A computed fold for a 74-nucleotide RNA from a Bacteroidales bacterium, annotated as transfer RNA. Rfam family: tRNA. About the family: Transfer RNA (tRNA) molecules are approximately 80 nucleotides in length. Model confidence (mean pLDDT): 80 of 100.

[in-house]
């Protein structure tokens, strides 16, 4: 230097023939049970969907850059 896959909540990961309110376990927090703890059950909160453009009436999703990681050739 080529080429390739990955990037969505704190962590793991879904969601992609463009459109319904961005989800889910765990984690956080509130309550609720219990003598307290754990567990269980309730209720929340917590995302500029790596970056910046483009294209559309409309993008997590299409296209172009650039970043970061991981792998492969030379």
């Nucleotide at each position: 230097g080529c080429c390739g896959a990955u990037g969505u909540a704190g962590c793991u990961c879904a969601g992609u023939u463009g459109g319904c309110c961005a989800g889910a376990g765990c984690g956080c927090g509130u309550g609720a049970u219990u003598u307290g703890u754990a567990a269980u059950c309730u209720c929340g909160a917590g995302g500029u969907c790596g970056u910046g453009g483009g294209u559309u009436c409309g993008a997590c999703c299409c296209c172009c850059u650039c970043c970061a990681u991981c792998g492969g050739c030379u």